[in-house]
Context: one part of a larger RNA
RNA sequence: GGACGAACGCUGGCGGCGUGCUUAACACAUGCAAGUCGAACGAGAAAGCUACCUUCGGGUAGUAAGUAAAGUGGCGAACGGGUGAGUAACGCGUGGGUAUCUACCUUUAAGUCCGGGAUAACUUCCUGAAAGGGAAGCUAAUACUGGAUAAUCUCCUUCGGGAGCAAAGGCGGUUUUGCUGUCACUUAAAGAUGAACCUGCGUCCCAUUAGCUAGUUGGUAAGAUAACAGCUUACCAAGGCAACGAUGGGUAGCCGGCCUGAGAGGGCGAUCGGCCACACUGGGACUGAGGCACGGCCCAGACUCCUACGGGAGGCUGCAGUGGGGAAUCUUCCGCAAUGGGCGAAAGCCUGACGGAGCAACGCCGCGUGAGUGAUGAAGGCUUUCGAGUCGUAAAGCUCUGUCUUUAGGGACGAACCACUCAUUUGUGAAAGCAGGUGGGCUUGACGGUACCUAAAGAGGAAGCCCCGGCUAAUUACGUGCCAGCAGCCGCGGUAAUACGUAAGGGGCAAGCGUUGUCC
Numbered sequence: 001g002g003a004c005g006a007a008c009g010c011u012g013g014c015g016g017c018g019u020g021c022u023u024a025a026c027a028c029a030u031g032c033a034a035g036u037c038g039a040a041c042g043a044g045a046a047a048g049c050u051a052c053c054u055u056c057g058g059g060u061a062g063u064a065a066g067u068a069a070a071g072u073g074g075c076g077a078a079c080g081g082g083u084g085a086g087u088a089a090c091g092c093g094u095g096g097g098u099a100u101c102u103a104c105c106u107u108u109a110a111g112u113c114c115g116g117g118a119u120a121a122c123u124u125c126c127u128g129a130a131a132g133g134g135a136a137g138c139u140a141a142u143a144c145u146g147g148a149u150a151a152u153c154u155c156c157u158u159c160g161g162g163a164g165c166a167a168a169g170g171c172g173g174u175u176u177u178g179c180u181g182u183c184a185c186u187u188a189a190a191g192a193u194g195a196a197c198c199u200g201c202g203u204c205c206c207a208u209u210a211g212c213u214a215g216u217u218g219g220u221a222a223g224a225u226a227a228c229a230g231c232u233u234a235c236c237a238a239g240g241c242a243a244c245g246a247u248g249g250g251u252a253g254c255c256g257g258c259c260u261g262a263g264a265g266g267g268c269g270a271u272c273g274g275c276c277a278c279a280c281u282g283g284g285a286c287u288g289a290g291g292c293a294c295g296g297c298c299c300a301g302a303c304u305c306c307u308a309c310g311g312g313a314g315g316c317u318g319c320a321g322u323g324g325g326g327a328a329u330c331u332u333c334c335g336c337a338a339u340g341g342g343c344g345a346a347a348g349c350c351u352g353a354c355g356g357a358g359c360a361a362c363g364c365c366g367c368g369u370g371a372g373u374g375a376u377g378a379a380g381g382c383u384u385u386c387g388a389g390u391c392g393u394a395a396a397g398c399u400c401u402g403u404c405u406u407u408a409g410g411g412a413c414g415a416a417c418c419a420c421u422c423a424u425u426u427g428u429g430a431a432a433g434c435a436g437g438u439g440g441g442c443u444u445g446a447c448g449g450u451a452c453c454u455a456a457a458g459a460g461g462a463a464g465c466c467c468c469g470g471c472u473a474a475u476u477a478c479g480u481g482c483c484a485g486c487a488g489c490c491g492c493g494g495u496a497a498u499a500c501g502u503a504a505g506g507g508g509c510a511a512g513c514g515u516u517g518u519c520c
Stems, first nucleotide, its partner, number of pairs: 001520004006516005013367006019360002021325001026323003030320003035075003040072002048063006082278003091203008100195002105191007113147004122137006153164004169183006204250003211241003216238008253275004257268004280301005303314004331357001333356003339353001340351004370400004380391004404461001406456005414447001420441009464509005469490003475504005485492002
């Protein structure tokens, strides 16, 4: 000199864009953060509408190609969001590889036939303080299941062949024993995407850590896995690693990058992006295409809460917020309008992702706090050699401007869609219709009456902080008298202090200026 997720002191007008618990991976009140599908299924309120009755309170019946909560079933919940504890490791970075899996999506080929028995919801009991649990009875499905069909799949093979494995319907149209559209479903192959594993090289400090290792190193066989492998087990052999630093200890998430520097290098790993790990602590598996799963389950532990003392409930390292710790870090806000995600045929629903607003000079950038003119060089302050000098065109005065602020009026972009409707075209179909494309119409904004524009008034509402001995730009007076004090280094102060304190003047930067801390 530069930099900062900074803090502290004094001061503080506006806007834009960013950033904001670095400490206790400490404990958490409250609300929200993952649902959705009635076009898979059984059942089905209240309110609404219609009709009738009415004591005017209401009651009864019907209606909807059946709205809500709960239930079966499907998909999602493995994404998105948080944190950096652990990890010195194939964890990460980079290059290569295979013995593998991959829901949804795309393409291709083929199929979707005939049956069956349950169960939740519900009803009735029993039981418990509660959380909940049990028994009997009823019922459906794209839930479950038997059979058939079966290859380019799997297995066997004498290579001729043989054996084995699947499925589900829903909503529409129509000229209705049928045909057909679409969305689902099953099998196989391929793609895409994602994931798994192996491997070369690189990846901090300590030798005042020198030896470490028994599933250890290799083989055979078997098992396990999506898959290779001591991954696991039995048997056999006695190996394997290490001064090119094994083992042990300490520290640490890694990278793209960021800061600095002429570079080489050094330091760092906030925000944003990629990967990894974790989810009260430790362990375990289940479901599933995918987890050994933050807002799932089981066990153990610590802690908190409820209890009728028998037993139960919980997990903010999601968004806000609270306590605590700390030098220190924000609103218990608005909205799904946009982008993206989940479900759904769609309308749509959900989304503390996200889009926005709020708070904070925390940072960067921009703007303003007026412009011109004005010498009786006013008053006043300070200094003085008492002549004057200086603050100083500075002020006042005069002439203007209107950025920002204030008030009033107008007022966006971000909106493209989807759905519906009209027209046209393509595909399919016997047709009706359905699906896709194109064009027209209609409709949707949290921010926000915001940005921006126009008008009005009036210089009115807007400057501080540090320094002035040398380094280092900028000096005098008074007070103090080795006292009080200053100080980054050298050093100032003991009666004429340009170094302390105050004032005047001056210098620097400026909505900031200084100090402290850390890095180059």

Model confidence (mean pLDDT): 84 of 100. The part of an RNA shown here (small-subunit ribosomal RNA, 5' domain) has 520 nucleotides and comes from an uncultured Bacillota bacterium. The full RNA is in RNAcentral, with records from Greengenes.